[in-house]
Molecule: RNase P RNA; transfer RNA
Organism: Desulfobaccales bacterium
């Protein structure tokens, strides 16, 4: 140099003018509003998909059962997780590394088009052998066969010998795989040995289902407070009581309201204003524990909260890239995208820099 | 902002408990008709929205993306 892996950082600074948005303070003036002044802050690594988890509301403190849904190798992290770290197992890579929804198919049911003779009961289409016929033809017809051939994505172990009319785990060695028992190493998946069995028990659970674990619903347009405003409108319906109804979310118990009204359909108003709202499983730094994730502990800092709408221009130097040039200097370029109850992940979109490590190919 | 839902032929829609994709109307050739329309006959048109992944085999399952609809204020 190339190609390729796996990790980090950054997401242009600094000034100055001209605006934008919130907060807080001065002074003011027609005074829960405004104007002009200082101060302070003002997008992100994905703010985004809304694909898991939470926090926070509010229904009952989320309780029991059914139905549904969601995970799945073993230890660990965590407020949890379908998500992290280290492992074990398999699989791809020449390698650095990378992936894996990775439990059960000898509980069940249910699928395997076509093709082909046969698709899970195993099977005789062609071939090989036997026996009988015979018109002597490359036939017929009975029966044996899973070594060859063909079909398929798959044809019920693989080599070898013995053994047969000819073949077969039909025996028999060694191999691979299964399924049980012990020993050793490990927390543990699991790996390794050794002994036995029957010769082999296809795939597919991202089909249905089985089995273990976990799961109540709804979302800040939750939820509260205040205000304004109809009409307490029509119509169909059930009810008159130890119980109709609603809270309640697919059911159905249970609970809690509830002594008269409920349910549905058609109509109506008011579409302000305040709260929730930003101090958090919070950033940053320094120490310890752990292989890591992550926890402990000590200091410092407060850092966007809107109406969906702001969070910008412009010049200046100076840093990064690419060219150009002997240098000075000159030109050109800067991805993806933009908060909105607020975290922790994931995945998806995206520019540049750097740092190990692999394989090549030069050249000392 | 939050919640669902869908994309299959030109157009409207079916097939989604896996096995190679259809049905109207609409285009395109023939009948018939002096001719046009209806009618009959027969044909051509599909990256099943993209992309990976599980399977032997995806329209279907499963993941992710990129487009379209719809719900959803407060007073009762």
């Nucleotide at each position: 140099g190339a190609a390729g892996u796996a990790g980090g950082c950054c997401a242009g600074a600094u000034g100055a003018u001209c605006g934008c948005c919130g907060g807080u303070u001065g002074c003011u003036g027609u005074a829960u509003c405004g104007g002009c002044g200082g101060c302070c802050g003002g997008a992100g690594g994905a703010a985004a998909g809304u694909c898991c988890g939470a926090g926070c509301u509010c229904c009952a403190c989320a309780g029991g059962g059914c139905a549904g849904g969601g995970u799945g190798c073993u230890g660990g992290g965590u407020a949890a997780u379908c998500c992290c770290c280290a492992g074990c197992g398999g699989g791809g890579g020449c390698a650095a590394c990378c992936c894996c929804a990775g439990g059960g198919a000898a509980a069940g049911u249910g699928c395997c088009u076509c093709a082909g003779a046969g698709a899970c009961c195993a099977g005789a289409c062609c071939g090989c052998c036997g026996u009988g016929g015979u018109a002597c033809g490359u036939c017929c017809a009975c029966g044996g066969u899973a070594a060859g051939g063909g079909u398929g994505a798959a044809a019920g172990g693989g080599u070898g010998a013995g053994g047969u009319a000819a073949g077969a785990g039909c025996u028999c060695a060694c191999c691979a795989g299964c399924g049980g028992c012990a020993g050793u190493g490990g927390c543990g998946a699991c790996a390794u040995u050794g002994c036995c069995g029957g010769c082999u028990u296809g795939g597919a659970a991202a089909a249905c289902c089985c089995c273990a674990c976990c799961u109540g619903g709804a979302g800040c347009a939750a939820g509260g407070c205040c205000a304004a405003a109809u009409a307490g409108g029509g119509g169909a319906g059930c009810g008159c009581u130890c119980g109709a109804g609603g809270g309640u979310g697919g059911c159905c118990c249970g609970c809690c309201c509830a002594a008269a009204g409920c349910u549905c359909c058609c109509g109506g108003g008011u579409a302000g204003g305040c709260u929730g709202c930003u101090u958090g499983a919070g950033g940053c730094c320094c120490c310890g524990g752990g292989u890591a994730a992550c926890c402990g502990g000590g200091g410092u800092c407060c850092c966007a909260g809107a109406g969906g709408a702001a969070u910008g221009a412009u010049c200046a130097u100076c840093g990064c890239c690419g060219g150009a040039g002997c240098a000075a200097u000159c030109c050109g370029g800067a991805a993806c995208a933009g908060a909105a109850c607020u975290c922790g992940g994931c995945u998806u979109a995206c520019g540049g820099c750097c740092u190990g490590c692999u394989u090549c190919g030069c050249g000392g | 902002g939050g919640g669902c839902g869908g994309a299959u032929a030109g157009c409207u829609c079916a097939g989604c408990u896996g096995g190679g994709a259809g049905a109207g109307c609409a285009u395109c050739g023939g009948c018939c008709u002096u001719a046009c329309a209806a009618g009959c006959c027969g044909g051509g048109g599909g990256u099943c929205a993209c992309a990976g992944g599980u399977u032997c085999g995806a329209a279907u399952c499963c993941u992710g993306u990129u487009c379209c609809g719809c719900c959803u204020a407060c007073c009762a």